[in-house]
RNA sequence: AGGGGCGUAGCUCCAAUUGGUAGAGCAGCGGACUCCAAAUCCGCAGGUUGCAGGUUCGAGCCCUGCCGCCCCUGCCA
Numbered sequence: 001a002g003g004g005g006c007g008u009a010g011c012u013c014c015a016a017u018u019g020g021u022a023g024a025g026c027a028g029c030g031g032a033c034u035c036c037a038a039a040u041c042c043g044c045a046g047g048u049u050g051c052a053g054g055u056u057c058g059a060g061c062c063c064u065g066c067c068g069c070c071c072c073u074g075c076c077a
Stems, first nucleotide, its partner, number of pairs: 001073007010026004020057001028044005050066005
């Protein structure tokens, strides 16, 4: 340099039925239970869906550019 894949909550994603309300588990916080704690149970909060544009009434999903990570091929040394 060329090609391919992946970026969604603090972490992990086989979440999101052909574009139509962004979810779960763990972690966190509060409560119940307990003599106390652990475990268990209930609840709460947490998101510019990598960034910027485009298409559309409407984009996590479609299109373009860029950024980051991984893999393959090649070049220089």
Predicted 3D model of a 77-nucleotide RNA (transfer RNA) from a Gemmatimonadota bacterium.
Its Rfam family is "tRNA". From the family's description: Transfer RNA (tRNA) molecules are approximately 80 nucleotides in length.
The sequence was found in a public genome assembly.